This is a predicted structure of a 154-nucleotide RNA (glmS glucosamine-6-phosphate activated ribozyme aptamer) from a Dehalococcoidia bacterium. The source organism's lineage runs through Bacteria, Bacillati, Chloroflexota and Dehalococcoidia. The sequence was found by an Rfam model in a public genome assembly. Its Rfam family is "glmS glucosamine-6-phosphate activated ribozyme aptamer". Its family is annotated with catalytic activity and regulation of gene expression in the Gene Ontology. The family's RNA type in Rfam is riboswitch. From the family's description: This entry contains a glucosamine-6-phosphate activated ribozyme that is found in the mRNA for GlmS. GlmS is an enzyme that uses fructose-6-phosphate and glutamine to generate glucosamine-6-phosphate. The literature on the family includes a 2006 paper in Biochemistry by Hampel and Tinsley, "Evidence for preorganization of the glmS ribozyme ligand binding pocket".
RNA sequence: ACAAGAACGAUAGCGCCAGGCCCGCGCAUCGCGCGGGUGACGAGGCAGGGGCUCAUCGAAUCACUCGGCGGAUGGCCUCUCGGCCGCACGGUCGUCAUGGACGGAGCAAAACGGGCAGCGCGAGCGCCCGACAAAGGCCGCCCAGCGUGCAUCC
Numbered sequence: 001a002c003a004a005g006a007a008c009g010a011u012a013g014c015g016c017c018a019g020g021c022c023c024g025c026g027c028a029u030c031g032c033g034c035g036g037g038u039g040a041c042g043a044g045g046c047a048g049g050g051g052c053u054c055a056u057c058g059a060a061u062c063a064c065u066c067g068g069c070g071g072a073u074g075g076c077c078u079c080u081c082g083g084c085c086g087c088a089c090g091g092u093c094g095u096c097a098u099g100g101a102c103g104g105a106g107c108a109a110a111a112c113g114g115g116c117a118g119c120g121c122g123a124g125c126g127c128c129c130g131a132c133a134a135a136g137g138c139c140g141c142c143c144a145g146c147g148u149g150c151a152u153c154c
Stems, first nucleotide, its partner, number of pairs: 014070004019066001020038008041058003047080007081094005086150004098144003102140003112130005118125002
């Protein structure tokens, strides 16, 4: 220096709480104070800078996901970088580096069902097993994938 393994930490659909709702305690009760709980369930998603923007997908739905603040890998415009089109302009896309239509396979957590001699006075919080998506991506197929110049070959 490289490789493998282990442990720990991080990895933004994330964090927070001044409102609401709920619980406990006190005051001794139109209520108020203090403390606490709840406040988005996962999937997918990052080349870099700037601007704009209520930032994708479904699951759930009795305030369990009400309401709000901050942030953010989304989208659009633009510059740079990068892949592809032989090269340049230009076009297109973003590192699995064409777009679109159709079809297909496969994939979640919570809610829910079952279990816990798990934590908490409580509101609540947690652990194990089971079940159920959509988008993106993937696979198949079809359509589209411009133009100009230069180089090379015949």